RNA sequence: CCGCCCUUAGCUCAGUUGGUUAGAGCACAGAGCUUAUACCUCUGGGGUCCUUGGUUCGAAUCCAAGAGGGCGGA
Numbered sequence: 001c002c003g004c005c006c007u008u009a010g011c012u013c014a015g016u017u018g019g020u021u022a023g024a025g026c027a028c029a030g031a032g033c034u035u036a037u038a039c040c041u042c043u044g045g046g047g048u049c050c051u052u053g054g055u056u057c058g059a060a061u062c063c064a065a066g067a068g069g070g071c072g073g074a
Stems, first nucleotide, its partner, number of pairs: 001073007010026004019057001028044005050066005
C1' cells in the first nucleotide's frame, strides 16, 4: 500500500429482508431468605447502537467517507 471481517449496556453477545418502548446472560444496586455471608427468588438502574454525512415517511439495520481492532497478500 491492497483486499476481507468486526465495532450494540461495565463484560460476552443476539437483533430474523428498514417498521413503531433496543434485548439476553453475567456483573452492579435494593428487597426477600439466613444468626451472618454465600446460593436461590423478585425488582430496579444502566445504551446518542464507533464518528460524520447521505437515502427514506421511518435507519442499530441500506450507501459513502473516516476512526479503532483482527486476518490475509504484496